[in-house]
Molecule: transfer RNA
Organism: Candidatus Nealsonbacteria bacterium
RNA sequence: GCCGACGUAGCUCAGUGGCUAGAGCAACGGUUUUGUAAACCGUAGGUCGUGGGUUCGAAUCCCGCCGUCGGCU
Numbered sequence: 001g002c003c004g005a006c007g008u009a010g011c012u013c014a015g016u017g018g019c020u021a022g023a024g025c026a027a028c029g030g031u032u033u034u035g036u037a038a039a040c041c042g043u044a045g046g047u048c049g050u051g052g053g054u055u056c057g058a059a060u061c062c063c064g065c066c067g068u069c070g071g072c073u
Stems, first nucleotide, its partner, number of pairs: 001072007010025004018056001027043005049065005
């Protein structure tokens, strides 16, 4: 330099055009316990990397840029 994949909650990920973007773990509060852990109940946490485009409507489709990873030379 070229090609490809990926970027969504603190972490790991789902969601591939249409209701208010979800799950597990973690965090916080509560129940229980002499206490801790476990278990159970609940709460909070998101510019969907970024800037444009298409569309009635975009996390999702298209383009540029940034970042991570892999391959080729």